RNA sequence: ACAUGCAAGUCGAACGAAGCGACUAAGACUUUUUCGUCGGAUGGAAUCUUGAGUGACUGAGCGGCGGACGGGUGAGUAACGCGUGGAUAACCUGCCUCACACUGGGGGAUAACAGUUAGAAAUGACUGCUAAUACCGCAUAAGAGCACAGUGCCGCAUGGCACAGUGGGAAAAACUCCGGUGGUGUGAGAUGGACCCGCGUCUGAUUAGCCGGUUGGCGGGGUAACGGCCCACCAAAGCGACGAUCAGUAGCCGACCUGAGAGGGUGACCGGCCACAUUGGGACUGAGACACGGCCCAAACUCCUACGGGAGGCAGCAGUGGGGAAUAUUGCACAAUGGGCGAAACCCUGAUGCAGCGACGCCGCGUGAGUGAAGAAGUAUUUCGGUAUGUAAAGCUCUAUCAGCAGGGAAGAAAAUGACGGUACCUGACUAAGAAGCCCCGGCUAACUACGUGCCAGCAGCCGCGGUAAUACGUAGGGGGCAAGCGUUAUCCGGAUUUACUGGGUGUAAAGGGAGCGUAGACGGCGAAGCAAGUCUGAUGUGAAAACCCAGGGCUCAACCCCGGGACUGCUUUGGAAACUGUAUAGCUAGAGUGUCGGAGAGGCAAGUGGAAUUCCUAGUGUAGCGGUGAAAUGCGUAGAUAUUAGGAGGAACACCAGUGGCGAAGGCGGCUUACUGGACGAUAACUGACGUUGAGGCUCGAAAGCGUGGGGAGCAAACAGGAUUAGAUACCCUGGUAGUCCACGCCGUAAACGAUGGAUGAUAGGUGGUGGGGGACAAAGGCUAUUGGUGGCGGCGCCAACGCAGUUAGCAAUUCCCCUGGGGAGUACGUUUGCAAGGAAGGAAAUUAAAGGAAAUGGCGGGGGACCGCACCAGCGGUGGAGCCAGUGGUUUAAUUUGGAGGAACGGGGAGGACCUUAACAAGUUUUGACAUUCCCGAGGCGGGCUGGUAACGGGGCGUUUCUUUUGGGACAGUGGGGGCCGGUGGUGCAAGGUUGUUGUCAGCUUGUGUUGUGAGAAGGUGGGGUAAGUUCCGCAACGAGGGCCACCCUUAUUCUUAGUAGGCAGCCAGUGAGGGUGGGCACUCUAGGGAGACUGCCAGGGAUAACCUGGAGGAAGGUGGGGAUGACGUCAAAUCAUCAUGCCCCUUAUGAUCAGGGCUACACACGUGCUACAAUGGCGUAAACAAAGGGAAGCGAGACAGUGAUGGCGGAGCAAAUCCCAAAAAUAACGUCUCAGUUCGGACUGUAGUCUGCAACUCGACUACACGAAGCUGGAAUCGCUAGUAAUCGCGAAUCAGAAUGUCGCGGUGAAUACGUUCCCGGGUCUUGUACACACCGCCCGUCACACCAUGGGAGUCAGCAACGCCCGAAGUCAGUGACCCAACCGAAAGGAGGGAGCUGCCGAAGGCGGGGCAGGUAACUGGGGUGAAGUC
Repeated sequence: ACAUGCAAGUCGAACGAAGCGACUAAGACUUUUUCGUCGGAUGGAAUCUUGAGUGACUGAGCGGCGGACGGGUGAGUAACGCGUGGAUAACCUGCCUCACACUGGGGGAUAACAGUUAGAAAUGACUGCUAAUACCGCAUAAGAGCACAGUGCCGCAUGGCACAGUGGGAAAAACUCCGGUGGUGUGAGAUGGACCCGCGUCUGAUUAGCCGGUUGGCGGGGUAACGGCCCACCAAAGCGACGAUCAGUAGCCGACCUGAGAGGGUGACCGGCCACAUUGGGACUGAGACACGGCCCAAACUCCUACGGGAGGCAGCAGUGGGGAAUAUUGCACAAUGGGCGAAACCCUGAUGCAGCGACGCCGCGUGAGUGAAGAAGUAUUUCGGUAUGUAAAGCUCUAUCAGCAGGGAAGAAAAUGACGGUACCUGACUAAGAAGCCCCGGCUAACUACGUGCCAGCAGCCGCGGUAAUACGUAGGGGGCAAGCGUUAUCCGGAUUUACUGGGUGUAAAGGGAGCGUAGACGGCGAAGCAAGUCUGAUGUGAAAACCCAGGGCUCAACCCCGGGACUGCUUUGGAAACUGUAUAGCUAGAGUGUCGGAGAGGCAAGUGGAAUUCCUAGUGUAGCGGUGAAAUGCGUAGAUAUUAGGAGGAACACCAGUGGCGAAGGCGGCUUACUGGACGAUAACUGACGUUGAGGCUCGAAAGCGUGGGGAGCAAACAGGAUUAGAUACCCUGGUAGUCCACGCCGUAAACGAUGGAUGAUAGGUGGUGGGGGACAAAGGCUAUUGGUGGCGGCGCCAACGCAGUUAGCAAUUCCCCUGGGGAGUACGUUUGCAAGGAAGGAAAUUAAAGGAAAUGGCGGGGGACCGCACCAGCGGUGGAGCCAGUGGUUUAAUUUGGAGGAACGGGGAGGACCUUAACAAGUUUUGACAUUCCCGAGGCGGGCUGGUAACGGGGCGUUUCUUUUGGGACAGUGGGGGCCGGUGGUGCAAGGUUGUUGUCAGCUUGUGUUGUGAGAAGGUGGGGUAAGUUCCGCAACGAGGGCCACCCUUAUUCUUAGUAGGCAGCCAGUGAGGGUGGGCACUCUAGGGAGACUGCCAGGGAUAACCUGGAGGAAGGUGGGGAUGACGUCAAAUCAUCAUGCCCCUUAUGAUCAGGGCUACACACGUGCUACAAUGGCGUAAACAAAGGGAAGCGAGACAGUGAUGGCGGAGCAAAUCCCAAAAAUAACGUCUCAGUUCGGACUGUAGUCUGCAACUCGACUACACGAAGCUGGAAUCGCUAGUAAUCGCGAAUCAGAAUGUCGCGGUGAAUACGUUCCCGGGUCUUGUACACACCGCCCGUCACACCAUGGGAGUCAGCAACGCCCGAAGUCAGUGACCCAACCGAAAGGAGGGAGCUGCCGAAGGCGGGGCAGGUAACUGGGGUGAAGUC
């Protein structure tokens, strides 16, 4: 929006007619039974006819009742619509009940029907006939109604009730089975309705004024009834901040959901009320309607049509289409309950009772129970042992609820009648068979592993997960939860005291108005007496039923149903109380105000006046600068500045006093004098008598800047100009300079207008300081004491999130006003209002976001502060950076130049040593159980030397031979060939882990127990005053202790004693030698290496606090941790290392493994860090001399002698596994000689030639030697490094690695300085304190423009559709009014005619429609404004 069917009919006991069948009666005709005197009699059957009657049925018609109930829906409605309680003295009520009275006598029509006729149809038209419980008069009628004038009683008002009198008017219907059922009038009841009133009933003020029948009156009309409901006239009212009007939204309630409650949300089912029936308007009929399945009109839509015209209304039950995320059968029955009609039987009933569909909800039940360990198989995982699934399964033994089969079989029904329904229920036999899913497993929140994936795919309620080991994604195994359901989504309440009535706040988190005066309102002192509105209490009516709660009962239980009670917190009426609030009365003085006296004050306003200073003008003196800055310059000045003297002009501001001093409501107020004037305070206690407090709107005041008009303008000074600074400098600094600053008048109305703290009142520990006043005692001065107003700083209770506040409250109470409700968008937009403008006031939303914020704690950080330390600076010495070379790194190159390390804390570092090897990289050649390890199976067999191919690895062929044991097979061991497990990897990840290491840093810090403190994080101890190298220590202290660190203990070195003397040493003694402790002898000394001693601020003096400790001294080899080393707290840097090692995971497996030869790691325009050698005379060279320490040595050190110029070599080899022998010469130094300031006799690079050594091999690519060659370099820019004493500097020696190959590294001794006033500064560190918007912690965080993308939004020439009104036009149906010349059966009349009625016409109103200008809200729009969000963009 609707196809189709059904959902409202019934009554023949109101009526006429028609049709059909049955029965009865009579007749006709046919047939037949029995009897027969055959004439007939008698009985039956079929058909037909006639009239009457009876009783059913059918579909129309007239008539009655019912179609106003039942059923549906929620569009409209913010309203007496609903809820609740009243009221009608302003009303109606069919059917029903009761009572009284009556039901007499007439009349005229009309449908149906018949005929004619129009039309496609719907539907009519005309003529004729007929009935009634249809219609119309007449009679009769009361205590009913109307009119008139009365009496009595009553009421909250209008008024009501009762009674009697007079007048006129109004009624009926019959049917019958004779039992009754109807009809009329009146009264009463019951039921149902109508109107009115109190209270309650959503949001918006960015809707503040609305209203013309509007508000009221008089008189009418109308209605069942009151009423502006309607009309004429009169008046100008009425509503509104206690929210009118307008706009938006919405049916209301019982109840339902939630909640501890108060509340909040909702209005499905069930029940009550209302409204509606395609949209809008209208009446008719009727007891009841302005009527869902009635009528008329208009509009839209659909259908039929012969194009002339007609028909329709599912928001009844089913059903269809459409829309949608989404919602059922075109079922059965009137058996029950109820309804309509009827006297009744019955009939009708998509109300209702049932059934069907849907896990949509609630409730109940099942899917099995017992036993069962070989802990089966499978699966998953694994540390490979196992573990889990898991008694789970299988197996064995049972049971049968549901389902299935069979038998019986209800109640619901009072006599009959059962749709449901062979349903519920009962019984029997039978089989564990037919019956489990969904979500979750990071935390919240119960429940974990594996694999896959690799910021991908994906998850996600919030936090968040995922970038190669994901309990967070996907899958699997396992587990947890619920269970015929489970999970998601949407909505509502709760948690949320997060709109706070119960029950919140406003110093700093959001939030006190800038301040005062004051209207409405709110709140308000003391005693007394009255009233009773609030309040309290008793009673009354109501608060429908259902629902809810309690108790009981019925379905096997439950859900569900039934019964009883409670509750329904409300409203009404009424009796009482009088404390409190209120109200009214007369009083009081403590609040408040007035009076009198008095002092203080930058309180206000106006006029006058003063001096200092700046600037300017005039004149004098005077000369070269002045001025300004961090330093300068612009600027001024020889036309005479600055400076200085004198005189003058003008404007503004008022030094000192001056003070957390004073005054004012706040803003604010400062020379002095005068005039006018406000307020507070003290004393007094005379007067008034609650006059009070606060204060929405309102009014007034209100810094600075700004605006308007007119003045004024000295100084200062936005804008502006110039000079500087700077990368730039539209700034900070400098030189100038205009508005303005000042005055008068008028606007503006805002500030971090702050105490970030509204006003007023009461009471609540203390002590202390300013300021104003009066009092007391002491004779005064002076202080003392108590008091009052204002103003400060501490502090207790209490409060506070803490910080803090604390009689000037942020505490305890009561009162009143403003304001707040996450951040940002935004105090913005739109509309409004105010202003001359600038602007102000009031003030959102969309989109967006998980935080923003407060206070405090710990740390980090600061171009914050204090104190302190360190070769940190300073003072010094020597270097680096310049040159050449060595080795390292980057870069480049390359087939490869293997790799890691990267500020300090990578770069002579891993690498204590790259020709091959190493070797990991490269290009060729090979190999695949492997170069290496272990195990299993199978086969052959084990060895040796020689030949041959190839660069080698690796092959090829051939010869001889056969390990050990038992010996008959066989076995053991090692190697070899094949196969299976595996081996291997310097492949990846140091951001998966271990171990090790660096660094902070040898800095003095890092923790903890008990107790204390704080809501807590935390603090305290560890702070403070001293002192130390030190958290070392002393004192004090809510702390007292302890641990890891510091120190000490350990090693070494410096002194000494003792023990022991060999390979060491040798004085004295004794011998001996050409010369040596070479030898005897002995350990005294040196020395070696064991054990002791010694140094502890122990002693003295001074300082300090009588301490700790410091300074000085004595003694001592050594003096204040004697020097050096080892020793490295908790932690930081995802610091370094998977390439020392070891290792998880991943990756390769005829290769990323293994092997071989070659080349590469050694390249070379360049750059950087570490070094060596130098540049020379404090030196080079030569000659001859002196003195160490610490080490190493067997595949080793290797003496002496010989050769070589030499490296070195040869013959060989003494000695030595070492305090014995060797390497081994120490060098600088000192002595003598030479060189004489030069690119040199400095310097030695580079190059040539010739060699030596090691090694399989020296070309790429070793070291050394000799001779020759002889480069750069004459002390190094900016910058930068090391060092405080046996140190720096300088000189040589040794060792490890190593065949060979150090300028490196690690050690050793020789010679051997300078300087340190000191902590201002640079760097680093710890400590205390402070600020903090940082916490991956300043290498932090973070602001704005611009560019790009997306999103929502404001403006916008316009444009499009809408909503509610207003004005005018047109005007359907229809009521009402007027008219009615036309028409009409009943009544009257003899008739004419009359009474009465109708059609028609006209008028008012009037829906839809048309036109018009405004209002409101919305969509869209070129362009434009800002906002938000985005990845690693730009400035």
A computed fold for a 1435-nucleotide RNA from an uncultured organism, annotated as small-subunit ribosomal RNA. Model confidence (mean pLDDT): 83 of 100. The RNAcentral record of the sequence draws on ENA and Greengenes.